The prediction has a mean pLDDT of 75. Predicted 3D model of a 112-nucleotide RNA (TPP riboswitch aptamer (THI element)) from Chamaesiphon sp. 341R_metabat_111. It matches the Rfam family "TPP riboswitch aptamer (THI element)". The family has 115 seed sequences and 16,130 matches in Rfam 15.1. Rfam links the family to the GO term thiamine pyrophosphate binding.
RNA sequence: AGCCAUAGCUAGGGGUGCCUGAGAUAUUUAUACAUAUUUACUCAGGCUGAGAACAUACCCUUGGCACCUGAGCCUGGGUAAUGCCAGCGGAGGGAAGCUGUUUAUGAUAGGA
Numbered sequence: 001a002g003c004c005a006u007a008g009c010u011a012g013g014g015g016u017g018c019c020u021g022a023g024a025u026a027u028u029u030a031u032a033c034a035u036a037u038u039u040a041c042u043c044a045g046g047c048u049g050a051g052a053a054c055a056u057a058c059c060c061u062u063g064g065c066a067c068c069u070g071a072g073c074c075u076g077g078g079u080a081a082u083g084c085c086a087g088c089g090g091a092g093g094g095a096a097g098c099u100g101u102u103u104a105u106g107a108u109a110g111g112a
Base pairs, nucleotide, nucleotide: 005101006100007099008098009097010096011061012060013059014058017047018046019045020044021043022042023041025040026039029036030035067093068092069091074087075086076085077084
């Protein structure tokens, strides 16, 4: 500087990743069969975020900045690490109706 009214109800849509430690079980690999290690699971803590499953929460619903795809082998930067940040992106998809309040404009009626 530009853009954006707001609240409720009903209905619907959506995401849940990364790192560290501990734990029982299963599993991968190596093996000296003691163990070490990979992955999954549970709990606790840390990072970003509205939300990382304390969820009857949080965010979004075509006027679509939820989220998905491209793409967990995209590009650049950054981080202990990550879909952390930006680009991609005016991309392709993506879930709606009702009511109240407020504001603006217009119409009609009344008054001065």